[in-house]
Context: one part of a larger RNA
Parts: sequence; structure tokens; C1' cells
RNA sequence: UUGGGCGUAAAGGGCUCGUAGGCGGCCUGUUGCGCCUGCCGUGAAAACGCGGGGCUCAACCCCGCGCGUGCGGUGGGUACGGGCAGGCUGGAGUGCGGUAGGGGUGACUGGAAUUCCCGGUGUAGCGGUGGAAUGCGCAGAUAUCGGGAGGAACACCGAUGGCGAAGGCAGGUCACUGGGCCGUUACUGACGCUGAGGCUCGAAAGCGUGGGGAGCAAACAGGAUUAGAUACCCUGGUAGUCCACGCCGUAAACGAUGAUCACUAGGUGUCGGGUAGCAAAGCUAUUCGGUGCCGCAGCAAACGCAAUAAGUGAUCCACCUGGGGAGUACGUUCGCAAGAAUGAAACUC
Repeated sequence: UUGGGCGUAAAGGGCUCGUAGGCGGCCUGUUGCGCCUGCCGUGAAAACGCGGGGCUCAACCCCGCGCGUGCGGUGGGUACGGGCAGGCUGGAGUGCGGUAGGGGUGACUGGAAUUCCCGGUGUAGCGGUGGAAUGCGCAGAUAUCGGGAGGAACACCGAUGGCGAAGGCAGGUCACUGGGCCGUUACUGACGCUGAGGCUCGAAAGCGUGGGGAGCAAACAGGAUUAGAUACCCUGGUAGUCCACGCCGUAAACGAUGAUCACUAGGUGUCGGGUAGCAAAGCUAUUCGGUGCCGCAGCAAACGCAAUAAGUGAUCCACCUGGGGAGUACGUUCGCAAGAAUGAAACUC
């Protein structure tokens, strides 16, 4: 390379946007680039195939024809692909009318609880555990009542539920703002799909500068446990967790399942719309979009998947190719650093 694969065996990029490229709806005309076809030229000799011939045969040699899958020229064909021109509305988008939502950003704000401070009541314990001890407490703790301060998180609702491209998003109100879904079929007229590079976003931890610090809590200290206990348990406790701005760019970033389109039995729940019937919050039927469960065909090594496919097809991208060495070394790029990205070999089984 051909071929085969990528839920769990090696393998889907963390996610979006998008450049080049690849691929691309229906109809008509035109062109004849691809494509098909006739002919001409060329396609050295040798080799090879067929026929014939020469060495007594053969090897070997000689002659003729073929072959030479290609290239060039010329005549023709026009279904399909391409170019050009024109048209269409089913793909895609816009408008209009509705609609659900923890989608995002900022500001303001609420109650419960923990802790601390002040005051009242009150007295000897509290706390903690398997049991204890360290710890706190007669300088009045714990408990309880009143007042105050501050930070962080939002019980119930809450869901098998919703929104978002992913990461993720939850007290309430307001402002700004993105996307979706349904209906209508008014408008544009293929404007589409994917996407190497590239740009952006990207949990937690971590880093820089400045703030903040209630609770929790790496490190650390002490008490226990134990043969030991650099742990699990307990008492404390600093970074951090929070905010602003700037970095980092990773993850079991998981549905371990790339994106888009079409097709392929049913049943049942739930969320958001529409239509019809019944008098109705509701029920029934139906339709579109989401989200679950069960299940046929089919697929699968099995587990299982099964209209939200891992089924049947199409287009494009990423990735895999025995285990270890190793996501290491070297080089390069990025980063303040931590490190990230790219990514081997010797050797060995």
C1' cells in the first nucleotide's frame, strides 16, 4: 500500500466555529474536460506467445506474424461526472405568530444553618470514640434566650424532569443576551454536508497580582490504633476552596459510542408544542420535537444494541496495527512554573 477495523479486545479528536480540500437536490439547454468508441501514427532491438526453418535432437540460433495494457493525432457518441447558461422548491435559510427552559452575563436582594463577638439565665462539665485520649471549661464552657458581625452554600419544590456544542447550569427579582421547539407557508432559491491546518470555549487541581476567609480542609501538629501506622478514627490546622483580572488546557472531558442525511415491526412512560372530538382542569385519537424503559427483524465473540442503532446505506474527518520499554528519551512548539502538545529507538517477551 491493498485489506480489515474503532461501546467493553488496539482505536472517536474534550467541544464548537470554520479555511483549503473532498462530497453534493429536481428540470432544461449548451459544451464535450473526464468517460465510451472507430481509424491513423508511434510504441527500438532482444525478451514473451503462435507458425516455420538451421545445427543428427534439445539447449541455442534465424525468419514471419502477434503482443506491447501507453502516448499523440483525427472522426464520432453524450447517459453519467465536470464547466457554462437558464429555471424550480422538496434540502438550507429568512419573515410572521406563538411557546418551554437551573442556557449565558451583570446588578440588586432573601431566609435557614455553621462560626465568632456582646449581653441575660444557669452550673460542672462539654466534646469525641469501637472504647479512649489529645482538646475546650470555675478567668464560668456545653445548654438556653436576646442582639450583632461575616463568609459560603441555596433545604422543601426536585424528577426515572429541564436547558446547553461540550465543559457545565439550581434561593428570589430586574436588565441585557444566545439557542431550541411548534404553527404559518409570505420571502430567498442549493445559499448544503463534512472539515486537514487554524481560531474560540473548555470540570477540578495548580500558577501570577490584588482582595476575602464563616464552614470545610491537602500539608503540618497532637491524640489514638498497631509489631510498626509517615494511614484509616479523633482534636486542631495552613495553602486552597470564594471574588476580580490574567495564565494553565488536562480528565473514567464517558453514552468509554465523531458529524450529517435517508431508510427499517411494535409496546409503554415522561417533557415542550400543534390539530380533531367530547361540555371540561381532563380523556381519547393524531402529528412534530426532546428524553427513558421493554422489544421484532437485523447486527454482535459474547455482553448486549435495537427509529436516541452497535441495523441497512451514503459523504467527510479523526484514530488503530502484539505486550513491555513509554506517553518515556531526543528535538521542536507552547507555558511564569507545574507541565502540556507532538513523539521514537535500542533492548526484551

The part of an RNA shown here (small-subunit ribosomal RNA, central domain) has 349 nucleotides and comes from an uncultured bacterium. Rfam family: Bacterial small subunit ribosomal RNA. Its family is annotated with ribosome and structural constituent of ribosome in the Gene Ontology. Its mean pLDDT, the model's own confidence on a scale to 100, is 89.